[in-house]
Molecule: transfer RNA
Organism: Cyanobacteria bacterium J06649_11
C1' cells in the first nucleotide's frame, strides 16, 4: 500500500428484506431448616458508523473506523 474475514444483550453466538432471538448473565418467585441444583415470571440492544436503495434494512450497495488473517 493491495485483498480477505469478523462487528448483534455484560459474555458466546443465531437471524441474510417484514415487529431482534438463544444460551448463559442479573433481579424476583416457588421447593429447601439453609445453600446449590431444578421451575416460573422478568430485566438487559440506537444490530461498529455515515450514506444510498426500498413502502420496509440487522440483512442488499457505497464510504470510514475497529480487530484479525494473506501478499508487497
Nucleotide at each position: 500500500c493491495g485483498g480477505g474475514a469478523u462487528g448483534u444483550a455484560g459474555u458466546u453466538c443465531a437471524g441474510a428484506g417484514g415487529u431482534a432471538g438463544a444460551a448463559u448473565u442479573c433481579u424476583g418467585c416457588u421447593u429447601u431448616c439453609g445453600g446449590g441444583a431444578a421451575g416460573c415470571a422478568g430485566a438487559g440492544g440506537u444490530c461498529g458508523u455515515g450514506g444510498g436503495u426500498u413502502c420496509a434494512a440487522u440483512u442488499c450497495c457505497c464510504g470510514c473506523c475497529a480487530u484479525c488473517c494473506c501478499g508487497a